[in-house]
Model confidence (mean pLDDT): 80 of 100. The RNA shown here (c-di-GMP-I riboswitch aptamer) has 84 nucleotides and comes from a Pyrinomonadaceae bacterium.
RNA sequence: ACCGACUAAAGGCACUCCCGCAGCGAUGCGGGUUCGCAAAGCCAGGAGUCUCUCUCCCCCCCAGGAGAUAGUCCGGUUACCGAA
Numbered sequence: 001a002c003c004g005a006c007u008a009a010a011g012g013c014a015c016u017c018c019c020g021c022a023g024c025g026a027u028g029c030g031g032g033u034u035c036g037c038a039a040a041g042c043c044a045g046g047a048g049u050c051u052c053u054c055u056c057c058c059c060c061c062c063a064g065g066a067g068a069u070a071g072u073c074c075g076g077u078u079a080c081c082g083a084a
Base pairs, nucleotide, nucleotide: 012037013036017032018031019030020029021028022027035071041077042076043075045074046073047072048069049068050067051066052065053064
C1' cells in the first nucleotide's frame, strides 16, 4: 500500500402525529416531532398492497388501462469509519 470488516467514533435519514401547499385520489412536498434504520441513499425492472378510470343507468365486483408505494419484499446501482 491492498484486502478485510467487529466494536466504537463522526455523522446521516425521519415512522407516526400536527400545520401549510399540490392532487379526483392513493399520495407527494415544506416545517416541527423522532418510532426506528448499516444503505430508512437513489432507481418503478419483477411481485405484493393501494388509488383513479372505463361498460345503457345506480351500487358492487371482475378484466383492461393509467398512477402511487423504495420505511412491503426481490433486484439494480452508489457510498462514511475501519480492529483482528
Its Rfam family is "c-di-GMP-I riboswitch aptamer". Gene Ontology term of the family: cyclic-di-GMP binding. The source organism's lineage runs through Bacteria, Pseudomonadati, Acidobacteriota, Blastocatellia and Pyrinomonadaceae.